[in-house]
Context: one part of a larger RNA
Formats: sequence, structure tokens, C1' cells
RNA sequence: AACGAACGCUGGCGGCAUGCCUAACACAUGCAAGUCGAACGGGAUCCAUCCUUCGGGGUGGUGAGAGUGGCGGACGGGUGAGUAACGCGUGGGAACCUGCCCAGUGGUGGGGGAUAACUGCGGGAAACUGCAGCUAAUACCGCAUGAGCCCCGGGUGUCACAGCCUGGGGGAAAGAUUUAUCGCCAUUGGAGGGGCCCGCGUUCGAUUAGGUAGUUGGUGGGGUAAUGGCCCACCAAGCCUUCGAUCGAUAGCUGGUCUGAGAGGAUGAUCAGCCACACUGGGACUGAGAUACGGCCCAGACUCCUACGGGAGGCAGCAGUGGGGAAUAUUGGACAAUGGGGGCAACCCUGAUCCAGCAAUGCCGCGUGAGUGAUGAAGGCCUUCGGGUUGUAAAGCUCUUUUGCCAGGGACGAUGAUGACGGUACCUGGAGAAUAAGCCCCGGCUAACUUCGUGCCAGCAGCCGCGGUAAUACGAAGGGGGCAAGCGUUGUUC
Repeated sequence: AACGAACGCUGGCGGCAUGCCUAACACAUGCAAGUCGAACGGGAUCCAUCCUUCGGGGUGGUGAGAGUGGCGGACGGGUGAGUAACGCGUGGGAACCUGCCCAGUGGUGGGGGAUAACUGCGGGAAACUGCAGCUAAUACCGCAUGAGCCCCGGGUGUCACAGCCUGGGGGAAAGAUUUAUCGCCAUUGGAGGGGCCCGCGUUCGAUUAGGUAGUUGGUGGGGUAAUGGCCCACCAAGCCUUCGAUCGAUAGCUGGUCUGAGAGGAUGAUCAGCCACACUGGGACUGAGAUACGGCCCAGACUCCUACGGGAGGCAGCAGUGGGGAAUAUUGGACAAUGGGGGCAACCCUGAUCCAGCAAUGCCGCGUGAGUGAUGAAGGCCUUCGGGUUGUAAAGCUCUUUUGCCAGGGACGAUGAUGACGGUACCUGGAGAAUAAGCCCCGGCUAACUUCGUGCCAGCAGCCGCGGUAAUACGAAGGGGGCAAGCGUUGUUC
């Protein structure tokens, strides 16, 4: 000097930040990912109207909840357990993928069979589930066409690729409505995103010296979007290592942050980029993308429900609870703004976000009054008893009104509408010195001294050291010094 701090004493206001560093301990409750009727069948309710045997029925509109289907749930949000690694940082590389978006080219013909919802009958305590029947689609499946695309071959071209020409084989589509659009299929390029490889850098320990059999390389294959022992068969015997392999310990990495004149040292909260993880371990499915926090399956531990047969769950999302701890906040408001998902849109969702609440946790700003006032009042303290000091300090007098209080007005943020914040900020007026100062220290280092009490006791102390009868070092008082809504102490770093 610094801090995501804590503790003690004290505490007026505002702005801006920050706030589980410990148990990646366990979690009650609510919310945190939905949306689309302009993909589809169907349709509760309600309204209007007509008929009625008064039970209801027909027509038109409205369209809840659920279902099929599409897109999104791989983003956003959290955490730092693991990881000493191509994980991260930086600079390169070639054998790749890419939904939505942008630009270009071409196409969108004609058919089929199902299935949920629904109805009926069942099983089960529940979770859920079986059988039969009906039905739709932008759901699913053939057929046709197909320049370019993929596979095989020929020619040209090249060192070899690439490119160009050509023959054979394979492979596509979906419609909707308010008729103007939105879609669908194939393909080329782009943008942005991602996968892979390599050079260099990246903690400590030798009281860890050898490690390694898919191990190292080759050939051929499999697999992948793609290279590759990634995997497999065969062949060879390699590969790493005192320039520290292997093993052990510790640790997310970086931009940065703190300190320092710098070099360096320490660190990696908040914000931003990357990585890893989502009760523990394993696995794949779907998909453009996951080996998927609020998806699935299996195993395990734990918790809960149960009719004992069987089921349900995963806060390292936002709040909140218990526990741990020196210690860290509200079970708040709003989608108004910014952004995200869905939708043609209206709009819906959004604990992202924007705000408010709590905390002197930090930084910054402001205030707690200003002027005048000597009989140097009273009181306190000291005293050589003369006086000194507290001290212009107070009182008194004259003013001012920041903050706070009362009243009135009242935003920007919102280019048309829409404001949670918020009757907030801010402005105007009014009353009234009114509502507002503490903490540490005073032996030297180190700014600041006397008296009393105590008597190696009680105690102090960062170091040196004080205290055993006149203690500027203990305790109290008066006085003084420092900082100030804070001041000290402790911890940690430089």
C1' cells in the first nucleotide's frame, strides 16, 4: 500500500460497486423453457338463432385443456470437484462438419399404408399401462424427374492433385393462409460457429530413476464429418527419460488484479474469453449440434410415497432452509428497457436482464453549523497558592438552512404506443441550530504530559522493554496528538 475480509467500540445522509473464500454437505416450498391453430385431426365452455315431446336437438360463432407434428430445450444461468493436460495462452496447419442467417442456380409431379387424440372394454393403491375400433397432417413410405451432387470408368490436363469434357449406376421435395407472402427439396459460395493436428510457454518434490505390449513404427482394413493405434489382423522391435521420463503432491487456465521506481513477487472474487462438471459411476439415443444441469437407460448411496405388489426424486439456476463456519443478503417487483426462444403477426415465455430490499463490505462526495463574543463567567484539572489551563471554547448577540422534516410540482430512460424502478431523481416554497461524533494513541521507534491510585501486585507490550512507594510505559482523571462516519485489532499478499 492492498483486501470478496472478520472481530471490538461507535454510527447522520447520498451515489457507485461488492456480498458462502468454509461442506462439489443435505435440501421443505415456489418459480427458473417454452412456443406455434398461418402444419394436423378434434373440441370442453360460452354466445346468437331455429325447432322442441321441455329431456334435448339443428345451424352459425367463440375457441379452454390435452394429443400428433415443427422449432427451441446443446443458448442463456451456476459451480471449480476433477484436470500438470494440446486443458489453457500464443503462433501456425490440413484431412473436416455446420440448423437458423446472407447471396446465387435449379426444382416443388403423381401415389400409398399407418398412428396418437377420440370411442369401447380392462389392469393398477399410485406411477402408469393393455386390447379392440375410427381418423388427419409440413408425421411416415414407395414411384417419377433430377443440370449440379455421390459412386465406378474413359479422355484431356498436371511432377502429382485440382480443373474441364464424357459414359454407366444411385439418390429429393410439403404444404399453409387473409393471394401477398411464408415455407419445402437439391446444389454452389459466404458469414458466424465448431471438431482435429503441431511448435513454444505453463507449480513443487530425486527422501520418486527407470517407465512402456496397442506399448513405438509399418502394411492392409474397419470406423468417423475428418486425420490418426482411434480400433482390428499381420509384420518389425521399437518409444520416452538426469535438458528429469515415470510416480507422488498441489492446482481450473487466461485477459487481468494487488504490490513495486522497475525488474520481479503474490494472486486468478466481481467483469470478459476458454475448459471441465451437474447426487456418484457407466452407457448410448435423438439431433445441424449433446454423449445433454431442470432428457433417457443401468448400477450405487441417500431421501420420500406405498394398499408391500411397486413407484418418485436430484438447487454447483433465483430466492429460501438445516448444517459447517470468524463470516457473506429478500422464499421481493417487472418484462418498461437490453437480449434470447417460438410465432406472418398480435402476442406468449424468460429468477437472463433491469430494478427494488438487506449489510459502513469497499471507494467517492456531503453534513453534524457560520460570524461575533473577555468579567478571560461557572465547573473541572494543575499549582511555587501569586496564578495557570480547559478557552472564543461556552453563554449571549447577529445570521444561514446543506442533510433531515412538511407542502406543491414532477421527469429522462420511450424516435408512434408501452415505465417495474416511482410520485423516485430533480425543482419550488415553509418551519427551525434545529435531526447528526466517535475511535485509537501520548517511554523510544512515533505526532502528543501532568496529577492521583497501585506497589515485580494488578496489569501493559509490535520490537526494545515498563511495574519491587514519587511509574510521562499499569488503572483513572485533566490536558494533548492522530484519523474521522469511521477508528483500532487480527489474518493474508507485496
The prediction has a mean pLDDT of 83. Small-subunit ribosomal RNA, 5' domain from an uncultured bacterium, 494 nucleotides, folded computationally. RNAcentral holds the full RNA, with entries from ENA and SILVA.